[in-house]
RNA sequence: GGGGAUAGAUUGGGAGACAGCAGCACACGCUGCGGCCGAAGGCGCAACUCGCUCGGAAACGCUCAGGCAAAAGGACCGUUCUAUAUCA
Repeated sequence: GGGGAUAGAUUGGGAGACAGCAGCACACGCUGCGGCCGAAGGCGCAACUCGCUCGGAAACGCUCAGGCAAAAGGACCGUUCUAUAUCA
């Protein structure tokens, strides 16, 4: 000094599902009743990983949580910057 990896920050993209019904309020709010969604988080199984065991492990499953106009959030992907270790 360069490439990729990891972590943090920055910024752009980012799906799904009732603007449900009733009551109180008059705020797009609160409460109750059902219906639904999966891509915060959480839990479970598993390909796989480990010599074996114990463990780890999904975008699969469950929907506890969260969400179902907009806004916010949002797994994941990209840009830029910084740092760490490693490699040629």

This is a predicted structure of an 88-nucleotide RNA (Glycine riboswitch aptamer) from a Gammaproteobacteria bacterium. Of the family's consensus pairs, 85% are formed in the model. The sequence was found by an Rfam model in a public genome assembly.